[in-house]
RNA sequence: AGAGUUUGAUCCUGGCUCAGAUUGAACGCUGGCGGCGUGCUUAACACAUGCAAGUCGAGCGGCAUCUCGGAGGCCACCCUGGCGGCCAGCGACUAACGGUGUGCGUAAUGCAAGGGAAUCUGCCUACUAAUGCGGAGUAACCCUGCCAAAGCCGGGCUCAUGCCACAUACGACCUACGGCUGAAAGCGGGCGAUCACUCGACCGUCGUGCUGUUACAUGACCCAUGUCUGAUUAUCGUGUCUGGCAUGGUAACAGCCUACCGAUGCGACAAUCCCCAACUGGUCUGACAAGACGGCCACCCCCUCUGAGACUGAUACACCGCCCAGACUCCUACAGGAGGCACCAAUGCGGAAUUUUGGACAAUGGGCGAAAGCCUGAUCCAUCGACGCCACCUGUGUGAAGAAAGCCUGCGGGUUGUAAAACACUUUCUUUGGCAACGAACUGUGCCCGUCUAAUACACCCGCAAGCUGACAUUGCCCGAAUAAGAACCACCUGCUAACUCUGUGCCAGCCGCCGCAGUAAUACAGAGGGUGCCAGCAUUCAUCAUAAUUACUGGUUGUAAAGGGCGUGUAGGCCGCUUUGCCACUCGGGUGUGAGAGAUUCCGGCUUAACCCUUAGAGGUCAUCCCAAACUGACUAUCUUGAAUGCUAGAAAAGAUAAUGUACUUCCUGGUGUAUCAAGUGCAUGCAUAUAGAUCAGGACGAACACCACUGACGAAAGCUUCCAUCUGAACACUAACUGACACUGACGCACGCAAGCGUGGGGAGCAAACUUGAUUACAUACCCUGUUAGUCCACGCCAUAAACUAUAAAUACUAUGUGUAGGGGGUAUUGACCCCCCGUGUGCAGCAGUUAACACAAUAAGUAUUCCACGUGAGGAGUACGGCCGCAAGGUUGAUACUCAAAGGAAUUGACGGGGGCCCGCACAAGCAGUGGAGUAUGUGGUUUAAUUCGAAGCAAGGAGAAGAACCUUACCAGGGCUUGACAUCGUAUGAUGGCGGUAGAGAUACAGCUUUUCGUUAGGGGACAGAGAGACAGGUGGUGCAUGGUCGUUGUUAGCUUGUGUUGUGAGAUGUUGGGUUAAGUUCCGCAACGAGCGCAACCCCUAUGGUCAGUUGCCAGCAAGUCAAGGUGGCCAUUCUGGCGAGACUGCGGUUGACAAAACGGAGGAAGGUGGGGAGGACGUCAAUUCAUCAUGCCCUUUAUGUCAUGGGUUACACACGUAUUACAAUGGCAACAACAGAGGGCAGACAGGCCGGGAGGUUGAGCGAAUCCCAAAAUGUUGUCUCAGUUCAGAUUGCAGUCUGCAACUCGCCUGCAUGAAGUCGGAAUUGCUAGUAAUGGCAGGUCAGCAUACUGCGGUGAAUACGUUCCCGGGCCUUGUACACACCGCCCGUCACACCAUGAGAGUCUGUAACACCAGAAGUCAGUAGCUUAACUGCAAAGAGACCGCUGCCCAAGGUGGGACAGAUAAUUGGGGUGAAGUCGUAACAAGGUAACC
Repeated sequence: AGAGUUUGAUCCUGGCUCAGAUUGAACGCUGGCGGCGUGCUUAACACAUGCAAGUCGAGCGGCAUCUCGGAGGCCACCCUGGCGGCCAGCGACUAACGGUGUGCGUAAUGCAAGGGAAUCUGCCUACUAAUGCGGAGUAACCCUGCCAAAGCCGGGCUCAUGCCACAUACGACCUACGGCUGAAAGCGGGCGAUCACUCGACCGUCGUGCUGUUACAUGACCCAUGUCUGAUUAUCGUGUCUGGCAUGGUAACAGCCUACCGAUGCGACAAUCCCCAACUGGUCUGACAAGACGGCCACCCCCUCUGAGACUGAUACACCGCCCAGACUCCUACAGGAGGCACCAAUGCGGAAUUUUGGACAAUGGGCGAAAGCCUGAUCCAUCGACGCCACCUGUGUGAAGAAAGCCUGCGGGUUGUAAAACACUUUCUUUGGCAACGAACUGUGCCCGUCUAAUACACCCGCAAGCUGACAUUGCCCGAAUAAGAACCACCUGCUAACUCUGUGCCAGCCGCCGCAGUAAUACAGAGGGUGCCAGCAUUCAUCAUAAUUACUGGUUGUAAAGGGCGUGUAGGCCGCUUUGCCACUCGGGUGUGAGAGAUUCCGGCUUAACCCUUAGAGGUCAUCCCAAACUGACUAUCUUGAAUGCUAGAAAAGAUAAUGUACUUCCUGGUGUAUCAAGUGCAUGCAUAUAGAUCAGGACGAACACCACUGACGAAAGCUUCCAUCUGAACACUAACUGACACUGACGCACGCAAGCGUGGGGAGCAAACUUGAUUACAUACCCUGUUAGUCCACGCCAUAAACUAUAAAUACUAUGUGUAGGGGGUAUUGACCCCCCGUGUGCAGCAGUUAACACAAUAAGUAUUCCACGUGAGGAGUACGGCCGCAAGGUUGAUACUCAAAGGAAUUGACGGGGGCCCGCACAAGCAGUGGAGUAUGUGGUUUAAUUCGAAGCAAGGAGAAGAACCUUACCAGGGCUUGACAUCGUAUGAUGGCGGUAGAGAUACAGCUUUUCGUUAGGGGACAGAGAGACAGGUGGUGCAUGGUCGUUGUUAGCUUGUGUUGUGAGAUGUUGGGUUAAGUUCCGCAACGAGCGCAACCCCUAUGGUCAGUUGCCAGCAAGUCAAGGUGGCCAUUCUGGCGAGACUGCGGUUGACAAAACGGAGGAAGGUGGGGAGGACGUCAAUUCAUCAUGCCCUUUAUGUCAUGGGUUACACACGUAUUACAAUGGCAACAACAGAGGGCAGACAGGCCGGGAGGUUGAGCGAAUCCCAAAAUGUUGUCUCAGUUCAGAUUGCAGUCUGCAACUCGCCUGCAUGAAGUCGGAAUUGCUAGUAAUGGCAGGUCAGCAUACUGCGGUGAAUACGUUCCCGGGCCUUGUACACACCGCCCGUCACACCAUGAGAGUCUGUAACACCAGAAGUCAGUAGCUUAACUGCAAAGAGACCGCUGCCCAAGGUGGGACAGAUAAUUGGGGUGAAGUCGUAACAAGGUAACC
């Protein structure tokens, strides 16, 4: 410090996720040791048991108990004294703190930091003054009772540092200056004096208490500042908030309380209300800013079962005190009582989850005490827990045969791996034995120096001495002994992210933090081997911060990504021109105080180190206060004129309002003329019209709207505004510089205006026109189109308040290149004269530089550079929805969420693809023609059906007379039954033997059995090769699966003109450029131009056939001339001229001339030529597409099978047959059929062959057989021609079907061959919708040959014969190419995608209601208690001779008041029949709304 994820790719916006650190943690696997920390985050839930606060006899009366001594005794005990000691009691201090625990409440009575004044403050410290003299009672104890218990009544005795009175008073308060009020307590020690001489009393002294006052310190009190969320909480409040007077009250101030008076006070700088929450030092994270948190430790606060209350006291409204009420628990004799672990342990419950009913007061500290000492679950220690941090160890060295074993393998090996074993060494830790610290200092005792004192007592104090005190502790450290001995796991290995293979699984099981993986070859699941990371731990989960500049103060945005308010006016607020005076709030600088300690940072030191601990230093504020400066800001003072406003003058304008007015069109009405359709800017129909329409003429009525002018022109804040005239009103601009003198800008809330539609009332209504209706269209058509027509549109008044209210761009100010239009105004120059030339403001446009921007684009009218102020946004959906509030007559508007779901949604641009977008161009694509297909019969293929099997595959074009160039057996892969199992076939071992041939028996055959006959090759003489059957195992075999694992092959796009690359340039980038443009071509063919210049694969050419002639060569070809010869014939001699054959060269290149063109390329027509613009054919098929075809040609990975999915044989099937389709063939006839006669090819094939000729047969054919392994012989022509006949009919057309009889091939012709003859003689008379081929030697038509093949051809591949018609042209259909455009597509339109319905699940709103809770209000009620009143009862201290009084308790009454009760509301939560929409869910239904002109442009 970043990374992954939206896309085919790119840049941006933007969210989600990851890597880091952290924790009082928990869970999973694992676990050797020690140190230091830490440990109920949940139920402030309930709590058995033990313990957590006592102490003082030097305050007191005493002696239950103990100890010591003595007496008595009945030996149980009792009496007495007292050094000690002490239960219970009185008293004192403590228990408020102090200390512990918890975080309920609390949003300020709190806390933090800083100030303040009207007071109180125990113990401690310091100062000062006192400590005098009296009195009355009472507990304990004794006696008598009640009672279950807890406990209690009465009578009697007694003490005090308990209580009371008096005296005194520093001081305080009031004052009428006389005065009034108001304290105390003693105790202990020795010594001395006095008295008493028994105890002792008293005085002095010392110590310690007590009382008053003051100071210090601490705590309490008050103030302003800061301190979480919600405005879907906007008003709150009536002792309330503020104030005054008086009384009360307090330690003290105060509405703190009461009465009266006044009616204020708080609040948009957030009151009030709701929700949540103890606060802080600090902790975690972060570069900082800052965010989150507040456990342990420390400070402060609140609380102690819930609620209320007071008492005592210096302090409490009191955790281990009291009273009352409530809930709960316990005891009970049912009358009544007891209790409060949020102390330490422990228990239950809750929970993912948090320890021992431990030891000790040795240390530190606290309470009491004079002290010893006692108490102390504070504390110090130990225990349990890897909960965290830190430290140590689980060994070290040598060791290659690279052992065994595992895993992988290309079978060679590689890897685990120096790892192990083995050898040598070490012993930290663990184990075991021993030694043995620190924490211990004090106190007390003795001695001693001082202080006090009359004093050497006492007491205090400096120092010395001896002795005593350790829970931890079986301690640390150290020494000895023994042995490698006892000690390694966890997670991960697709990318992010370090680390890879095998096996299993097969969209299953499963994984996943995000993207995602898994559908038979998974580095992503599971296991294994190996590896990586970390290490006594490792992963996971919850949570926080960072990453996130993803709430942006530092530090971001708003034209199109989320985001500028519809527009103005204007309040608060913010902000504001030039000069001047003084001030100093802001600002700058300095001083002082505070900012606890701990923590963090720094330094030193102590534990072997570290964690940890100790010490030191510095830092830290937006704090308080004081001082200085005066530039800026501020608030003042006094000016200024340039901002702003006003005034004078002129022109311009659809600016607004009101009242009038004009014209054309439409429609309607009346009348005339006139006759058959009109209307429907049009597919058709509906509609109108012979009752006279439409058309036309004349007249009239009515409403609405304003042609031309007219314009990226004007005006207005925006919405908006257009006939003309008048009146009223507003604004801007120009010129001038008279007046004011900063009056400015912006503007939350508020207020005004605000298209259309809509609403209310009343008018008006010509045209247009939602809804509605008619007719069409359509599968439907509640639409688009058409005929009608109502609200409405118009006017007046009043509402509504929203629009894609858009420049998707808030307002204001200043600055920053130019060029060019336009509206209105002004100035200059020249001139007689400015529409013309130049210049300045204002408005409105275009182009464009810098700059900006993600890009597109903006660019003086900024989206540039800056300032001010307002508004708004923070992933997508849910949703501008729900609830609530406000507004509205309603419709609705405004404000405006949650849950839940997703990992994207989005912007701009790029390349493709697509478009019922555009332009250009091509093709038998259409058109023009010819012949067909589709109808019939047959053949053949396919589907379907059937079947034991009808083997398999191929499926739009690009499957379907295709694989198959030929299924009777074989083929054959299928079926049935019958057989074989190292196998029909291949290789390697073993032993034996030749092999072969011939018939026979059984069987469907395979096969089985029994015979006859025959006896291998060569040799180094060992053996070897071939062959046969036998036996054993490695293995064979598979037309079994996967063409979506593959190679190869092939189809198609398409013989279409395209497809790329290097360098350069350009763009942030994907990319672009080149390859586009202007011409041209069959062509990215070629020319020109050009930020491109070159190149490659394609095109073309090179190759083959064919068309012409030349040359060479002439047999089997040819025969003109020569010769002979035949009925005839190159049959023959000869010759090679010609034809022909087949080698070599020639020829055609827009080469030549003309015209056009841009002086190009090229085109046009022409000459010559056998051939002319690619002469005609063929082969040849770029980058790629279709997961196209084929595992059944072949090859091949993996999987499957192995007495079978292999193999052998027989028979059957692939040939089935209600039907549908494709491709062919034959026809329907006279351009023909039949009969007779007569001609003319090319290319092929031929010895297990094709066959001449002869003979036989009516024929298929049979028989015989010459020549021919072929330019020699054979297969071997038909249409055509000539003549005759048929005469338009189901025929002398057509030939299916069937019967009979035959031929050929072949082991075999039944299923299931071809052919022949005779007989039979079906459909069919030119074919619906639709559709195919073809542009010249082509279509059409007629035959021939070949391959396959024993036989079988209407198929296929070839050959030559005869031989047309038509093409104006590119509007349309189909396909394609280039450019451009739009796009929400990229699996690319067979795309994407919307909504209802149906089903499942989820959260949520409404809902008759129901339940629960919270805080108030009104009324009732009124415990305990303070206060007040008091006529009742009682009463030790004081007064009084007494009676009695003063005072007081109790009782009663009153105010206040907790729980409780009643009531109506408020708020919140839960729940509910039913219901609303929303979300999610591989393959449901209906349509097709959007994206292309999305087929009616879309949207608000």
Molecule: small-subunit ribosomal RNA
Organism: uncultured bacterium